[in-house]
RNA sequence: AUCCAAGAAAGCCAAACCUAUCGUAAGAUAGGGGCAGAAAGUCGCGGAUCCCCAGCGGAAAGCCGGACUGCCGAG
Numbered sequence: 001a002u003c004c005a006a007g008a009a010a011g012c013c014a015a016a017c018c019u020a021u022c023g024u025a026a027g028a029u030a031g032g033g034g035c036a037g038a039a040a041g042u043c044g045c046g047g048a049u050c051c052c053c054a055g056c057g058g059a060a061a062g063c064c065g066g067a068c069u070g071c072c073g074a075g
Stems, first nucleotide, its partner, number of pairs: 004075001007072001012037001017032006035062001041068003045065003049059003052055001
């Protein structure tokens, strides 16, 4: 240097809840907060879930599977 890889140490992320704003709603954004996470990064492809104005509509995806990308490195 390369390959495999444990793991919450660094760093990352961030549940519930609270405040403000937007939205019919699900929910989203910002701030606080910290349950948890070894892909809880991205996508929204399949199954499941949620909303309603019930449609070739919308939401989330930290439920299961899939694809792409990726930090440290005990061993």
Overview
Predicted 3D model of a 75-nucleotide RNA (c-di-GMP-I riboswitch aptamer) from a Methylococcaceae bacterium. It was read from a public genome assembly, where an Rfam model found it. It matches the Rfam family "c-di-GMP-I riboswitch aptamer". From the family's description: GEMM was predicted in a large-scale screen for bacterial structured RNA regulatory elements. Lineage of the source: Bacteria > Pseudomonadati > Gammaproteobacteria > Methylococcales > Methylococcaceae.